Small-subunit ribosomal RNA from an uncultured bacterium, 1479 nucleotides, folded computationally.
The prediction has a mean pLDDT of 81.
It matches the Rfam family "Bacterial small subunit ribosomal RNA".
RNA sequence: AGAGUUUGAUCAUGGCUCAGGAUGAACGCUAGCGGCAGGCCUAAUACAUGCAAGUCGAGGGGCAGCAUUAGUACUUGUACUAGAUGGCGACCGGCGCACGGGUGCGUAACGCGUAUGCAACCUACCCUGUACAGGAGGAUAGCCCGAGGAAACUCGGAUUAAUACUCCAUGGUAUCAAGAAGAGGCAUCUCUUUUUGAUUAAAGAUUUAUUGGUACAGGAUGGGCAUGCGUCUGAUUAGUUAGUUGGUGAGGUAAUGGCUCACCAAGACGAUGAUCAGUAGGGGUUCUGAGAGGAUGAUCCCCCACACUGGCACUGAGAUACGGGCCAGACUCCUACGGGAGGCAGCAGUAGGGAAUAUUGGUCAAUGGGCGAGAGCCUGAACCAGCCAUGCCGCGUGCAGGAUGACGGCCUUAUGGGUUGUAAACUGCUUUUAUAUGGGAAGAAAAAGGUCUUGCGAGACAAAUUGCCGGUACCAUAUGAAUAAGCACCGGCUAACUCCGUGCCAGCAGCCGCGGUAAUACGGAGGGUGCAAGCGUUGUCCGGAUUUAUUGGGUUUAAAGGGUACGUAGGCGGAUUUUUAAGUCCGUGGUGAAAGCCCAUCGCUUAACGAUGGAACUGCCAUGGAUACUGGAAAUCUUGAGUUCAGUUGAGUAAGCGAGUUUAUGAUGUAGCGUGAAAUGCAUAGAUAUCAUAAGGACACCUAUGCGAAGGCAGCUUACUGGACUGGACUGACGCUAAGGUACGAAAGCGUGGGGAGCGAACAGGAUUAGAUACCCUGGUAGUCCACGCCGUAAACGAUGAUUACUCGCUGCUGGCGAUACACAGUCAGUGGCCAAGCGAAAGCGUUAAGUAAUCCACCUGGGGAGUACGCUCGCAAGAGUGAAACUCAAAGGAAUUGACGGGGGUCCGCACAAGCGGUGGAGCAUGUGGUUUAAUUCGAUGAUACGCGAGGAACCUUACCUGGGCUAGAAUGUGAGCGCAAUUCCCAGAGAUGGGAAGUUCUUCGGACGUGAAACAAGGUGCUGCAUGGCUGUCGUCAGCUCGUGCCGUGAGGUGUUGGGUUAAGUCCCGCAACGAGCGCAACCCCUAUUCUUAGUUGCCAGCACAUUAUGGUGGGGACUCUAAGAAGACUGCCUGCGCAAGCAGAGAGGAAGGAGGGGACGACGUCAAGUCAUCAUGGCCCUUACGCCCAGGGCUAUACACGUGCUACAAUGGGAGGUACAGAGGGUUGCGAACCAGUGAUGGUAAGCCAAUCUCAAAAAACCUCUCUCAGUUCGGAUUGAAGUCUGCAACUCGACUUCAUGAAGCUGGAAUCGCUAGUAAUCGCGCAUCAGCAAUGGCGCGGUGAAUACGUUCCCGGACCUUGUACACACCGCCCGUCAAGCCACGGAAGUUGGGUAUACCUGAAGAUGGUUGCCGUAAGGCGCUGUUUAGGGUAGAACCAGUAACUGGGGCUAAGUCGUAACAAGGUAGCCGUA
Repeated sequence: AGAGUUUGAUCAUGGCUCAGGAUGAACGCUAGCGGCAGGCCUAAUACAUGCAAGUCGAGGGGCAGCAUUAGUACUUGUACUAGAUGGCGACCGGCGCACGGGUGCGUAACGCGUAUGCAACCUACCCUGUACAGGAGGAUAGCCCGAGGAAACUCGGAUUAAUACUCCAUGGUAUCAAGAAGAGGCAUCUCUUUUUGAUUAAAGAUUUAUUGGUACAGGAUGGGCAUGCGUCUGAUUAGUUAGUUGGUGAGGUAAUGGCUCACCAAGACGAUGAUCAGUAGGGGUUCUGAGAGGAUGAUCCCCCACACUGGCACUGAGAUACGGGCCAGACUCCUACGGGAGGCAGCAGUAGGGAAUAUUGGUCAAUGGGCGAGAGCCUGAACCAGCCAUGCCGCGUGCAGGAUGACGGCCUUAUGGGUUGUAAACUGCUUUUAUAUGGGAAGAAAAAGGUCUUGCGAGACAAAUUGCCGGUACCAUAUGAAUAAGCACCGGCUAACUCCGUGCCAGCAGCCGCGGUAAUACGGAGGGUGCAAGCGUUGUCCGGAUUUAUUGGGUUUAAAGGGUACGUAGGCGGAUUUUUAAGUCCGUGGUGAAAGCCCAUCGCUUAACGAUGGAACUGCCAUGGAUACUGGAAAUCUUGAGUUCAGUUGAGUAAGCGAGUUUAUGAUGUAGCGUGAAAUGCAUAGAUAUCAUAAGGACACCUAUGCGAAGGCAGCUUACUGGACUGGACUGACGCUAAGGUACGAAAGCGUGGGGAGCGAACAGGAUUAGAUACCCUGGUAGUCCACGCCGUAAACGAUGAUUACUCGCUGCUGGCGAUACACAGUCAGUGGCCAAGCGAAAGCGUUAAGUAAUCCACCUGGGGAGUACGCUCGCAAGAGUGAAACUCAAAGGAAUUGACGGGGGUCCGCACAAGCGGUGGAGCAUGUGGUUUAAUUCGAUGAUACGCGAGGAACCUUACCUGGGCUAGAAUGUGAGCGCAAUUCCCAGAGAUGGGAAGUUCUUCGGACGUGAAACAAGGUGCUGCAUGGCUGUCGUCAGCUCGUGCCGUGAGGUGUUGGGUUAAGUCCCGCAACGAGCGCAACCCCUAUUCUUAGUUGCCAGCACAUUAUGGUGGGGACUCUAAGAAGACUGCCUGCGCAAGCAGAGAGGAAGGAGGGGACGACGUCAAGUCAUCAUGGCCCUUACGCCCAGGGCUAUACACGUGCUACAAUGGGAGGUACAGAGGGUUGCGAACCAGUGAUGGUAAGCCAAUCUCAAAAAACCUCUCUCAGUUCGGAUUGAAGUCUGCAACUCGACUUCAUGAAGCUGGAAUCGCUAGUAAUCGCGCAUCAGCAAUGGCGCGGUGAAUACGUUCCCGGACCUUGUACACACCGCCCGUCAAGCCACGGAAGUUGGGUAUACCUGAAGAUGGUUGCCGUAAGGCGCUGUUUAGGGUAGAACCAGUAACUGGGGCUAAGUCGUAACAAGGUAGCCGUA
C1' cells in the first nucleotide's frame, strides 16, 4: 500500500466482498511446562447452608457459661460454696455500623466532565489555640417475682447504676436585638473596633502516668448548593407550561431558591429544536486509524444511582441507611390457623436462563479498616491457594554425523525413474524439561515489654517473638533422548498439486463461483504451504471505505438544481479615516487526580509484568500585550444599487373591428366522396361544386426573429404596465442570496353559468387480424371556447440554481448610441455558430462555461421494494406535498469501443430478381428417407451444408442385425519345445459348424525347406463417448477479405494503415491522406484446350512414285499433310482515336488463330457452424471377457395403410414404326475382349482367328439425312402390371437377380399452391465408355464426344454477400433481448370486524405508614406524650379518551422461484418513433 466482482473488451460511477488489528468471548479438533493477568456480557430471576461489623470491664449495674484460687462435703475425683482472681453471655452506655464490598435497574439530568463561585453553607473522629467543668434530681434496662403465647415475642409488679436522662448556677471573641465609628468590596453587602440588653454548657474513669468532657475560634479532611461550556436518536413529536414565570411577605432548611404557602402581576420555554417518544449510568480510558475521526465504557481509578417492588421518616456529624425501622404490594417459608419470619446486585455455593464464565478453600503473616490506653478482638476488605490454553509472555519436544539415497507409501512415459528424504536405521554428544534424592529462601519491620536520652512531642540501643502461601521459588547431585505436536489450508484474491472415488448426485462456498464421466474448487490419499501448544470457525468493533468527504466527494448525460419569481429570519457583503479590542495572534499564572499511552533507567535468569523519574494530557479559566484582517462605534465617498427627465425598441398585459376556411339555411346545378384495398356512412328525398346570409373557432403569407421571471405570447386598433439601450441630474452601500412564507404557474381535470363551427377521450358501426376492447375509415358525447372559482402538476429541459469578478479569437442576427454615410480599429445590451487555453469518465463545454475564484440556497449517497405503506397538511373530488421499513439482488446505471443485427440509409456484386429455355410438383416405375411393422427390419447422415448420401454395386459371403446350434488363451498373426501319426483323400451322423472312423506316411544337396504344433506371452470387441482427440471432409465462398511491425492519435478498449475520390472480377491499380512498410489471401507461376513453328515418325498418316486387289496404307517406300508427344513462339491495353491528373474505360478500330482474365481445371486466407465422421484408419478414457469376443445354418437389411426428396419413361406428328445412307471422342480387355462362321425370332450357345493392344477386339455410335407408312385416337402414343416359355451368372435365383421371346396393355392427353437448373459450344437434346462386379436390381455416379439455341431493358423488389454510415436496452450476438396478467410454491409487509397486553397522563372515589397543622379530652412537676381531627401521599378502585405493541376470519399489492398459460408493450423507423403530466 491494495485486491476480486457489472462488460466481448474499455474508462469512469457505484455498491458488495476480501487481506489487517482487536476481543470479559463461544464452538470444533488438539494439548508438555511455567510466569503474569482475566473469568455470569443472559434472568436488577429465585435462593438451601455457612460466613461477610463489631468493639470497649480503663463508662456502668452485674455475673449465665469457662478457667484459677480458697473453703466445705466426702466415695481422691466428684459435688457444692465464695465475683475473690483471670475474664465475660445477655443488659444500660460510648464509638463504629453512612467506610470497605456488590450491581448498572433507573436517569438525556447540573447525572457526569471541565472551569468557576458561595458576601448563602455544614463537617464526628484528627491538629492548634483560649476558657471552663459548681450544685441538685427523678427514672429505666438488666437481675428477681408473676402472667399470656405453638412460636416470634409481649405484658404486669417490685427494685437498681452510670461518661444514660433532667433541672439550677457561672460564662464569652457564641447567638439574638438595638446603636456608634472606621475600612473594604462583587449588586444584595462584608469586615474591624465598640456600647447596652437578653439567652444557652459540662462527666467522669483510674494502676496517679494520663485520658476523657463543655464552649468558642482557626486549620485539615469530607460534603452541600449555584453557574458558564460540553454531553445519543427521532420533526411521520410543533407548540409546551397554572406553582407555571416573576414580585412582596411568611414558613422551612446547615444553607440560597416556588423548596412550601398567602397575595399580586401575566409571564416563562421553543425552529440555535421546547414538549413528547425511544435508547443509555457518565468520565479517566480501551480498540482502531497516518491523522481527523469512528466505535467502546469488562478488569483498575473517580463520580452518580440502586439494594425484593413502591412510599416514608427516625437516629445520627453524616443516611432518606445492602447485611436498621414503619407501611403497602408481590413472592417464599413456619404455624397449634390465633399469628409470625424473610430479602446474596457481599464471599463461596444452588436452581433457572444461556453459546458461555470458577472453590460451599486457607490466613489475618503482610497492606488497610473499626473499636480499644493497650494486649488484643473483628475484618469473604485484603493477601494467598484451587479450577479454566480465556488472553499476553517465555521455555521445551533434542543436537551433530549418517546414501545402499533402505523398507513401506504415493506418482509415473512402468525391466526404469521421481518423491517422502539425512528423514529413518546406525554412531557420537547434550540434559532445559521430566523423575529421584538432598539443601532451601526473600517477603519481617516491628509494635508491646526492657535499658538509655528528653521540658513535651519523641528518639536511640540490645535481646526475644510473629509466615497463610510453603518445604513453595531457587540450588546441587543422579538417571537417561529418555516424558512432550497439532490444527487449518493448497481454483483466483492468497503462500502451497497430483492420483483415486463421485457424476448438477453427494457436497463446497468470504466474493467471483465449483460439481452434468478425465474436478489442482466435492470426499479420501500422497505431497506441499502457513501458524504452532495451539490452530481454525462464528459473533462484534475500527480499518481498508475519500462509501457522509472539516482534513477529504459530488449534482448536463452515472444518484442529485427546487417549475418560476418576490421576499422574512439567517448567512455573506464596496472605498477612505478615526476609535474599540469581541474574534484572531503572542507571553505569563492556575488547573488539567492517580493509573494508562510515550521516553529513559532500574527489578524479577529473559519477556510479559512491575518500580522510579520525565514528557504528554492538543482542554478550560485568569491575566498582560499586539491591532494587519473580521466584528462593534463614529464620520466621509461614488464606482455597487436605486430615483427622475428626454429619445428609441419589442407576438409584454387587457377591451373594440376584419380577409380566407368550415358547417348550417336558401338558390343554381349533376354524379361521386372515402382507403393499402374495401366497407359502414353520406348522396337522385339532389351530395361534391358555385353564389348569398348566419354562427362559432383559429389567425395562412409576412416568419428571420423578438418579448417575458418561468408557464408562455402572433389578424388590426386603442388603453395600461415593467424592461433594455443612450444622454443629463439626484440619493449615498440603500447590496447579494434566501430556510420557512407569499404570488404566478402548460395541458388535462373539477364546480357554477354561458357557448358549441371544426376537432374529438368515452361510445357505436365498418375494416384489418388467429384474436384486435388498437393502429385505418364513417359517425360522435364530455372536452376544447368565454366568465368566475378551484387544482398546483409535466421530459415545467439548456435534463445545466441565483449573483459578482476574471480569462485568446473568428463569424452571423436583433435593439440603442456615435456619424452625412450602404466606411468603421467602433461601443452597450441581447441572441446564434465555430474554436485557443482550461475543464471533463467521455460525449462534449468553452466570455450565454460544464474554465478560474467568491457568497448564499436547494439536492444526492447501490438496484429493487417505492415515490409505495402508515401518519400529518392541503383539496369539492381526482389527487398533491411530506415520505419509511421488512424483504430481496450483486449488481443496477453512464460514456465511449469492436462486432452482430434492423420490416435504417447509401454504394456495389451474384442465374439473386427480371428477360428467356427446359424441368420438378399431377401419372407409372426406379432409388433414398421418415413413419409404421417386425424376432430382426444393423449402424450412421437430418434446414441451407441429410434424403440415387457412407454404398464405385445386400441372393450366400459382404453383415455389423435376428433366431437357433456350438467354442472359451479363443476365428487371425508372431516367437515356439517337439512331431512328420501331419497335409491330403474317402465313409458315417448332422442344417452346418463339428464329431466319429478308414486310408495315407513329404522333399532333401542332410545344411535345411515345407507342414503341423503343447505350454506361455502378446487376444478380441462395427461396444460408449466426434461434446476428450488426430487425420480427412462439408459450408459460408473462389466471397475479397484477414492481419502484423514501427510510427502517430486516444486515460483506455481501440483507431489509423484497410477510410476518402476514382477504377477493377479482385484490399486490382492510381491519386490523396499520420502514416510508412510487410504477411496470409486475389492475380501469376501448374495442367487441358484454341494458332503456328521446330524435332521425331510406329502400331498412326498417304500428297507424290511404284506393286497388288472387285475393293481397302494391304505392300515397297515417304515425312509433305492429319495425328501422336516433347520443346518453343504468341496477348502485353503493346499500337491508334476519344475521355481521364493517373489508374483505367470506351471503340462491330487496326493487326491477329485468339483482345482486354481467350475457354476450362487444379488451387479454398483468418476464421464460423462444440457442423460430419470413434462404422475407413489412428487414438485418450470408460465398459464386456464360458461374452458386448469367435464359428455355423437359416432369416433380415428387399417388409408397407402412408408422407417427402432425387431420378427414369411418357402423355405424342419438331412424333411413332419400317427400310436405307453417313459422321465421333474417350476408354476397357488374358479367370479377359472375343472377329468370322454355324444354330436360335431372340437373350444366347457351339466352333474359333487375332490381341497383354495408336496393330486385335468390345464397336452398332445415336440423334441427323433419304424413302415409305400412321392422321389426332387413350391411338401403330405410352409402356406399367400380369401370364407363359426361355437364356445367362452362380454351390444356390423361393423369400430376393438380370436379360430374351410371345401374350397382356394400367395410369397418363403437359400437371394446383409452390419450386429448381442454366448466360455459349452453355441450356436443351442424342448416343458412347468406364469403375464396382460371378451376376445384377445402373433409370445412379464418373467421363466422352455429336447436334446445338433463346434472352439479359435494367437493379424497384425477393434471396445471399461486400464496403461505408446510422440506431441499439443485442454480445449464446434478432432463432437476440424483454413486458404484463393468470396458474403453482415460499417469504416478509400493508388494511381489517374484532381480540389481548403495555407504559404514560387525566377526572372522580378511597386512602396505610409517616410528616405537618389544630385540639376544649386524658397522662406528666415540666419537657412532652396519648387520643381525636384537617392537609399531603404510596397503593387500590371506577371511567372515558389518546399512544405503543401482539394476534386475527377476510383482503391488498410486493419479492423470490432452469424449462407452466396468454399475448408481444419496449430495445432497430421494434414494424403505430419513444417518453412525461393528466382524464